[in-house]
Context: one part of a larger RNA
């Protein structure tokens, strides 16, 4: 002097665009944050009509093949949060995978034949205080089995070309074995939409390697699955990832081992820069989800709102069992110097399901509080006296305050009130041309919002403070105090004329701010 996720004190008029638990990864009531779906097979009930009756009621019809519930399919592995732990291929960077895998999308190319047995829902019956669970019976599929087909797939075996970077790697070729599928929805039909296989492509991931990443030597030696090699097991995949069995090795003063700290980078601050500090918001990668283990299902997870165990803690309990994890978004205690609303929309804009209509989205797009931070805007303008009144100071002349007011005159940003009135909305459906599903017209769709802007009216109206004046360092006199009371960043004031204390009145620096305080340069 800059800066800041900032606290604190005075003080506060307006907008815009951005932040906003830096502390206890403490503990949490309540809501709401993941659902969908022409693939199944059953199937309500409010209401409301209609016969029959005197009426309770009985039946029918609509409601509606709707809701809710089940079995199945997709997605819940992404968005969202957090920073604990992590000094490590975790991160950044440059490469490697002849050691790999990728639903869903894209392109190519072939196929989907025949059968079969259950289960839930459902209704019986039984146990439980609840959570919930057991036994019978019945049924269906795109769920699930069993067989057929079949290669350019995988496997074993064989030799042939080609390359290559040790292991190898591509590509025809010969036999041997093995492996699929739902012809199903919709639809009058054309034809859409699925399903299996394999081949590329694209995304994503997953491994391995060279560089480089704090601080302590008042850490100096560490290592037994430890290093390497056989042989096997284990993964999508190399590997001591395991295991057994042979060998002794391996890291280390270029700092091993142990300790302290710590997510790491783009960037951010600040510096002429070189660097030094820093990793809020945005973006990219990682780790974690009450602690702590562990695998299932999957393409993908060892899974924030899954399962399963063990712990700690709340809560329920008929004491026998049981429920739960806001480090999503709101919100509560606590904890701090301190950090917001239990708001309104899926209109955009992105996700997820669905042929679409649409349905979910506290992702998100708004609104709300806070001068917390940066912009911009105002509190008025112009005239107005050898200068009113108070105030202060005065050597009693007078001098400040000071064109300042007051009084004339004019605008009116902003305020209040009337009117007006957007962009962001272009889809997708429909329905009309046109006709290569590629384009053109119509008609819908707004959460903020009657906001934003723009006229009209009124009327200076509604809006200034805060520090500092002894020197550093812009700006001074009187009073009051008397080493008290108190300032103080560093010198240092204050013990009777204190420019340094506390007031007044001038001043001077900023201004919706101003000051201090703390951290970094």
């Nucleotide at each position: 002097g800059g800066a800041c996720g900032a606290a604190c004190g005075c003080u506060g008029g307006c907008g815009g665009c951005g932040u906003g638990c830096u502390u206890a990864a403490c503990a949490c009531a309540u809501g709401c944050a993941a659902g969908u779906c022409a693939g199944g097979g059953a199937g309500a009930a409010a209401g409301g009509g209609g016969u029959a009756g005197c009426a309770a009621u009985a039946u029918c019809c609509c409601g509606a093949g709707u809701a809710a519930a089940c079995c199945g399919g997709c997605g819940c592995a992404c968005g969202g949060g957090u920073g604990a732990g992590u000094a490590a291929c975790a991160c950044a960077u440059a490469g490697g995978c002849a050691a790999u895998c990728u639903g869903c999308c894209u392109u190519u190319a072939g196929g989907a034949c025949g059968g079969g047995a259950a289960u839930a829902a459902u209704c019986c019956c039984g146990c439980g205080a609840a959570a919930g669970c057991g036994g019978g019976a019945c049924u269906a599929a795109a769920a699930c089995c069993c067989g057929a087909u079949a290669a350019u797939g995988c496997a074993g075996c064989g030799g042939c070309a080609c390359c290559g970077c040790a292991u190898g790697g591509u590509g025809a070729u010969g036999u041997u074995g093995u492996u699929a599928a739902a012809u199903g929805c919709c639809g009058a039909a054309a034809g859409g939409c699925g399903c299996c296989u394999a081949a590329a492509g694209a995304u994503g991931a997953g491994c391995c390697u060279g560089u480089g990443u704090c601080c302590c030597a008042u850490u100096a030696g560490g290592u037994a699955g430890u290093u390497g090699g056989c042989g096997g097991g284990g993964u999508a995949a190399c590997g001591g990832c395991c295991c057994a069995c042979c060998a002794a090795g391996c890291c280390c003063g270029c700092g091993a081992u142990g300790g302290g700290u710590a997510g790491c980078u783009g960037g951010u601050c600040u510096g002429a820069g070189a660097g030094g500090a820093u990793g809020a918001u945005c973006a990219g990668c990682c780790a974690c989800a009450c602690u702590g283990g562990a695998a299932c299902u999957g393409a993908g997870a060892c899974a924030c709102g899954g399962u399963c165990c063990a712990g700690a803690c709340u809560c329920c309990u008929a004491c026998g069992g049981g429920a739960g994890g806001c480090a999503g978004c709101a919100g509560u205690g606590a904890g701090g110097a301190a950090u917001a609303u239990u708001g309104c929309g899926c209109a955009a804009u992105g996700g997820c399901c669905g042929a679409a209509a649409g349905g979910c989205u506290g992702a998100c797009g708004c609104a709300g509080c806070g001068a917390c931070g940066c912009c911009g805007c105002g509190u008025g303008g112009a005239g107005g006296a050898u200068g009113a009144a108070g105030u202060c100071c005065g050597u009693u002349a007078g001098g400040a305050u000071g064109u300042a007011a007051a009084c004339u005159c004019c605008u009116u940003u902003u305020g209040c009130a009337g009117g007006g009135g957007a962009u962001g909305a272009a889809u997708a459906g429909u329905c009309c041309c046109u006709u290569u599903c590629a384009g053109g017209g119509a008609u819908u769709u707004g959460a903020c919002c009657g906001u934003a802007c723009c006229c009209u009216g009124c009327g200076a109206a509604u809006a200034a403070g805060g520090a500092u004046c002894g020197g550093c360092u812009a700006a001074c006199u009187a009073c009051g105090u008397g080493c008290c009371a108190g300032c103080a960043g560093c010198c240092g004031c204050g013990g009777u004329a204190a420019u340094a204390c506390g007031u007044a009145g001038g001043a001077u620096c900023c201004g919706a701010g101003c000051g201090u305080u703390g951290u970094c340069c």